């Protein structure tokens, strides 16, 4: 330098023919328990890596850039 994959909640990941983002674990509150853990119920937490474009509408489509990983040279 070229090609490919990935980037979404604190962590691990879903979300696919474009229609206002979810799960598990963790955190916090409550119930239960003599107490802790476990279990059960609930709450909070994300302008979807950044910018621009297309569209009534973008995590999703297009372009540029950034980061990480792999391959080729």
């Nucleotide at each position: 330098g070229c090609c490919g994959a990935a980037g979404u909640a604190g962590c691990u990941c879903a979300g696919u023919u474009g229609g206002u983002a979810g799960a598990g674990c963790a955190a916090c509150c409550g119930c239960c328990u003599u107490g802790u853990a476990a279990g059960c119920g609930g709450u909070a937490g994300g302008u979807c890596g950044g910018g621009a474009g297309u569209u009534c509408g973008a995590a999703u489509c297009u372009c540029c850039c950034c980061u990480u990983c792999g391959g080729c040279u």
Notes:
This is a predicted structure of a 73-nucleotide RNA (transfer RNA) from an uncultured Patescibacteria group bacterium.